A computed fold for a 65-nucleotide RNA from a bovine gut metagenome, annotated as transfer RNA. The coordinates come from a structure-prediction model, not an experiment, and the mean pLDDT is 81. Rfam family: tRNA. Rfam's curators write: Transfer RNA (tRNA) molecules are approximately 80 nucleotides in length. By type it is a transfer RNA.
RNA sequence: AGUAGCUCAAUUGGUCAGAGCAGUCGGCUCAUAACCGAUCGGUUGCAGGUUCGAUUCCUGUCUGG
Numbered sequence: 001a002g003u004a005g006c007u008c009a010a011u012u013g014g015u016c017a018g019a020g021c022a023g024u025c026g027g028c029u030c031a032u033a034a035c036c037g038a039u040c041g042g043u044u045g046c047a048g049g050u051u052c053g054a055u056u057c058c059u060g061u062c063u064g065g
Stems, first nucleotide, its partner, number of pairs: 001063002005021004014052001023039005045061005
């Protein structure tokens, strides 16, 4: 340090966990790319604890640097 397939956000714990890229469908085009629209996306590493409520706090543990 670990959150979507990939790269990363997410404040003092709070009301749907988001963005870009990728994927799928459509539009545009003679066609492809680009562009536009829609859609698809998650056991927040794992197991517990505290709390009305945990991505966030506490303990243990696993993996990588």